This is a predicted structure of a 155-nucleotide RNA (SAM riboswitch aptamer (S box leader)) from Calidithermus chliarophilus DSM 9957.
[in-house]
RNA sequence: CUUCUAUCCAGAGCAGUCGAGGGAACGGCCCGACGACACUGCGGCAACCUGUAGCCGCCGCUCGCCCAUCACCGAGCAGGCCGCUACGUUUGGUGCUAACUCCGCCUCGAGCCCCCGUCGCUAGGCACAGCGAAGGACCCGGGGAAAGAUAGAAG
Numbered sequence: 001c002u003u004c005u006a007u008c009c010a011g012a013g014c015a016g017u018c019g020a021g022g023g024a025a026c027g028g029c030c031c032g033a034c035g036a037c038a039c040u041g042c043g044g045c046a047a048c049c050u051g052u053a054g055c056c057g058c059c060g061c062u063c064g065c066c067c068a069u070c071a072c073c074g075a076g077c078a079g080g081c082c083g084c085u086a087c088g089u090u091u092g093g094u095g096c097u098a099a100c101u102c103c104g105c106c107u108c109g110a111g112c113c114c115c116c117g118u119c120g121c122u123a124g125g126c127a128c129a130g131c132g133a134a135g136g137a138c139c140c141g142g143g144g145a146a147a148g149a150u151a152g153a154a155g
Stems, first nucleotide, its partner, number of pairs: 001155008013042005021031003026104003043097003048093002051087005057081003060077005101147001106144003109140001111138001115136002118133005
C1' cells in the first nucleotide's frame, strides 16, 4: 500500500515545548494568541488482539459396561478446537481521550405546502382569488450507500 471482516449516538485530561492555523477535500458549523493543531511526559477511557477465569458444544484420550472386539451408554481428564460471558489488579500490542466519524455531500423513505414554479376544478376565454394535487426547495438525531478512522487476518 491492497483485499476481507468487525466496530464507529457510550467513555476518558492535566502539565511542559512550539507559535498559527486546526477539525481529511468542498459547503456549513465549530476550536484557536485566555495559545488551538502538533510533539513530549504523566494520567485516564475502552476491550480489537493477546492474557486470565467460567460456561455450552464438538473432537480426542482413559476407565467402566461386555465371555471378547467394536459401537451405544455412563464417568473422568491440569488434552485440542469453536462459540458465549466476565475481568482490566494482572502479560503485552495497539487504539482513543471537543463536538454522533461535528453535520452534510449520493440514494431511498417519511413530513410539509410557509417559499418557488407546474397542473386540475370552480358551466366560453383571459386575469385575480379560493380549493385541490403532485414536484422543486426545506426538513428528519429516518434507512442504506460512498468516503474515512481503528482493530484483526491475509498478501
The coordinates come from a structure-prediction model, not an experiment, and the mean pLDDT is 80. It was read from a public genome assembly, where an Rfam model found it.